[in-house]
RNA sequence: GGCCCUAUCGUCUAACGGCUAGGACAGAAGCUUUUCAAGCUUUAAACCGGGGUUCGAUUCCCCGUAGGGUCA
Numbered sequence: 001g002g003c004c005c006u007a008u009c010g011u012c013u014a015a016c017g018g019c020u021a022g023g024a025c026a027g028a029a030g031c032u033u034u035u036c037a038a039g040c041u042u043u044a045a046a047c048c049g050g051g052g053u054u055c056g057a058u059u060c061c062c063c064g065u066a067g068g069g070u071c072a
Stems, first nucleotide, its partner, number of pairs: 001071007010025004018055001027043005048064005
């Protein structure tokens, strides 16, 4: 340098083009307990960046960024 793949809450991971962007762990508050742990209830938290297509984009297309694979 060519080609291919990936990028979503703090972490891991879902989501036919129309979802309040869901779940687990972790965090916060409350209940329970003499206390801790466990358990229960509630709660905050995310679509890599820019453009395009579309009535509508996390999803499709293009360019970039970062990471990975492969060929040289």

The prediction has a mean pLDDT of 81. A computed fold for a 72-nucleotide RNA from a Minisyncoccota bacterium, annotated as transfer RNA. The RNAcentral record of the sequence draws on ENA. Rfam family: tRNA. The family's RNA type in Rfam is transfer RNA. NCBI's taxonomy places the organism under Bacteria, Bacillati, Minisyncoccota.